This is a predicted structure of a 72-nucleotide RNA (transfer RNA) from a Candidatus Altimarinota bacterium. Its Rfam family is "tRNA". Rfam links the family to the GO term triplet codon-amino acid adaptor activity. NCBI's taxonomy places the organism under Bacteria, Bacteria candidate phyla, Candidatus Altimarinota.
Parts: sequence; C1' cells; structure tokens
RNA sequence: GCCCCCGUAGUUCAAUGGAUAGAACAGCGCCCUUCUAAGGCGACAAUCCAGGUUCGAUUCCUGGCGGGGGUA
Repeated sequence: GCCCCCGUAGUUCAAUGGAUAGAACAGCGCCCUUCUAAGGCGACAAUCCAGGUUCGAUUCCUGGCGGGGGUA
C1' cells in the first nucleotide's frame, strides 16, 4: 500500500429501519444492620465524526478518524 472485521454508559454486552436507546457489573444516594458485608429501592450516565438515503437511522450508503486481523 491493498483486503477484511469492529467502534453504543466507567466496563462487558443488547437493540436486524418505528422513536423513551435497554441490561448486568462498577461508582453515587437512601433503606436494612450496633458496624461492615450481603440484600432492597432510586437517580445519574452512552450511539466515534461529517455528509447522504428515508416520513423516520444505533441500524442502510459514502468519506474521514481510531482499534484489531490478514497479505508482500
């Protein structure tokens, strides 16, 4: 250089075009407990960027950026 795959909460993953983007774990607050752990409840928190298609995009298309793999 060329080819392929991936990019969503702090982390690991869902969401196969229909709108409030969910879950688990972690962290935070409250309850429980003499205290801690365990347990219960709650709130916060994310679609890599820019265009395009569409009534509607996390999803499809193009380009860029980043990561991984293959190839001389």